[in-house]
RNA sequence: UCUCCCUGAGGUGAUGGAGUUCACCCCAACCGCUUCAUCGUAAGCUGAUAACUCCUACGGGCGU
Numbered sequence: 001u002c003u004c005c006c007u008g009a010g011g012u013g014a015u016g017g018a019g020u021u022c023a024c025c026c027c028a029a030c031c032g033c034u035u036c037a038u039c040g041u042a043a044g045c046u047g048a049u050a051a052c053u054c055c056u057a058c059g060g061g062c063g064u
Base pairs, nucleotide, nucleotide: 010025011024012023013022016055017054018053019052020051021050032045033044034043035042
């Protein structure tokens, strides 16, 4: 200096919060998708979840 293991704490999982579960990371995990001769400071699309449930925000339809 690098790698591996163990332990403690913590962090992350494309837009907010909480609970539960799962996965990942040790300065990394993570940082969505599609299209175009043009790869562009381009055009377009889905979703508040990693998954489930609830709340909030947003969107659509119906009723009062």
Notes: This is a predicted structure of a 64-nucleotide RNA (Fluoride riboswitch aptamer (crcB RNA motif)) from a Candidatus Aminicenantes bacterium. The prediction has a mean pLDDT of 78. The organism belongs to Candidatus Aminicenantota, within Bacteria.